Predicted 3D model of a 483-nucleotide part of an RNA (small-subunit ribosomal RNA, 3' major domain) from a Candidatus Omnitrophota bacterium. The prediction has a mean pLDDT of 80. Taxonomically the source falls in Candidatus Omnitrophota (Bacteria, Pseudomonadati). It was read from a public genome assembly.
Context: one part of a larger RNA
RNA sequence: UGACGGGGACCCGCACAAGCGGUGGAGCAUGUGGUUUAAUACGACGCUACGCGUGGAACCUUACCAGGGCUUGACAUGUACUUGAAAGCCCGAUGAAAGUCGGGCCCUCCCUCAAGGACAGGUACACAGGUGUUGCAUGGCUGUCGUCAGCUCGUGUCGUGAGAUGUUAGGUUAAGUCCUGCAACGAGCGCAACCAUUGUCUUUAGUUGCUAGCUGUCUUCGGAUAGCGCACUCUAGAGAGACUGCCUGUUGUUUAACAGGAGGAAGGUGAAGACGACGUCAAGUCAGUAUGGCCCUUACGCCCUGGGCUACACACGUGCUACAAUGGGGUGUACAAUGAGUCGCGAAACCGCAAGGUGGAGCCAAUCUCAAAAAGCACCCCCCAGUUCGGAUUGCAGGCUGCAAUUCGCCUGCAUGAAGUUGGAAUCGCUAGUAACCGCGCAUCAGCUAUGGCGCAGUGAAUACGUUCCCGGGUCUUGUACA
Numbered sequence: 001u002g003a004c005g006g007g008g009a010c011c012c013g014c015a016c017a018a019g020c021g022g023u024g025g026a027g028c029a030u031g032u033g034g035u036u037u038a039a040u041a042c043g044a045c046g047c048u049a050c051g052c053g054u055g056g057a058a059c060c061u062u063a064c065c066a067g068g069g070c071u072u073g074a075c076a077u078g079u080a081c082u083u084g085a086a087a088g089c090c091c092g093a094u095g096a097a098a099g100u101c102g103g104g105c106c107c108u109c110c111c112u113c114a115a116g117g118a119c120a121g122g123u124a125c126a127c128a129g130g131u132g133u134u135g136c137a138u139g140g141c142u143g144u145c146g147u148c149a150g151c152u153c154g155u156g157u158c159g160u161g162a163g164a165u166g167u168u169a170g171g172u173u174a175a176g177u178c179c180u181g182c183a184a185c186g187a188g189c190g191c192a193a194c195c196a197u198u199g200u201c202u203u204u205a206g207u208u209g210c211u212a213g214c215u216g217u218c219u220u221c222g223g224a225u226a227g228c229g230c231a232c233u234c235u236a237g238a239g240a241g242a243c244u245g246c247c248u249g250u251u252g253u254u255u256a257a258c259a260g261g262a263g264g265a266a267g268g269u270g271a272a273g274a275c276g277a278c279g280u281c282a283a284g285u286c287a288g289u290a291u292g293g294c295c296c297u298u299a300c301g302c303c304c305u306g307g308g309c310u311a312c313a314c315a316c317g318u319g320c321u322a323c324a325a326u327g328g329g330g331u332g333u334a335c336a337a338u339g340a341g342u343c344g345c346g347a348a349a350c351c352g353c354a355a356g357g358u359g360g361a362g363c364c365a366a367u368c369u370c371a372a373a374a375a376g377c378a379c380c381c382c383c384c385a386g387u388u389c390g391g392a393u394u395g396c397a398g399g400c401u402g403c404a405a406u407u408c409g410c411c412u413g414c415a416u417g418a419a420g421u422u423g424g425a426a427u428c429g430c431u432a433g434u435a436a437c438c439g440c441g442c443a444u445c446a447g448c449u450a451u452g453g454c455g456c457a458g459u460g461a462a463u464a465c466g467u468u469c470c471c472g473g474g475u476c477u478u479g480u481a482c483a
Stems, first nucleotide, its partner, number of pairs: 001483002003480003007477007015467002019430005026321008034312002042053002064307007073127001077126008088105007109117002129296002132294003138290001140285003143281001145279001150189006156165003169180003195273001197271002200240007209230002213228006243267001246261004251257001323423001327382007339370003344363002349358003389420001394415007436459002439456004
């Protein structure tokens, strides 16, 4: 100087407390361990692995296993020789395919010809190739402490020196934020601000958007539609707006600031993003890519068929659905936003109980389509039951995608109707348009095991006395036989 302490002081955080909803019990989905297996590919392991890499394993993917094949190779560059048409197409045999063997069609690019060139095949050689190994050789990227308020430097001063000072102190702040003081004076990386989104207003613009008013047509008298219109909504450009600016305070060192108020759409960081200092964990990644060393080279490379990654006495994590009446079912009816669409979204109409099919209008989309929002509201049934709760499991019949749904897809109908009556010890999330509940969209994608991920709107709470305690962190201080 650090680190540590079941030392001290001060402070902060959904850290506790106060609340709300869960997990842990059930069934299922998914990941992991274990076991099994020819193989169940590899990585990730407290927080910071375990719905993670994977933003989609039937084939492919695919790296694993079995079998069948290839050896200048699936891919790149070059040299030598050789063949040819510079290319392309078709057929036969064998085979699971890959491959192997054989045949045919086509009849000539540049150059007058030759030589040569371009291109393609073959042979030989340099080489290719490797998801083989080392993340403890690395780059790059990432997680974490932590959006915590810290981490340092120059000069000066102090100290023999390591170092100290500044950065400590008194206040204050979300903040090393600011003020005052001080052997310090300044500065840098962080904080904040600058950026985009959202909340209010003004203005510009008015189609594909809007419809207050006027006119016409139709009308079930609700409205629909065409034209005028751009007021309103909206869209998307430019501005304004918030700064402790104003007021009060027997709050304050009368500083910084704090408390309250006015005005205001918004008030003290308005909200929520992006943004992550010096560093820590030899943290993670050689399987995204790059890359040093090592290793394989008729195989640890490459192609193909089939299988596996989907196994199942079990254990754990993360979720979904429930156990019901604030509910379940039926009928009717209302109100969104984000988005996506031409190898696409696919309307109306018709067929089918339905999944779906026929159909093909319109749309490269503020125009058309996906598209029905759902919870909600109104009425009816159920009457507390393992039930009109719950939906696992299984049988049958169908539909869709795709070369192909047996291993191993999704969906529909009928039948079946399991566990489950609120969950031990323990444990998680959340402070406001949040939690909780409800649906919608998108990426990946032929299809989908999505209950996952990322977004969007709808309904919409409770509680916070407080900082003794648990956890994590910051500042100062103290002890130490630790570095």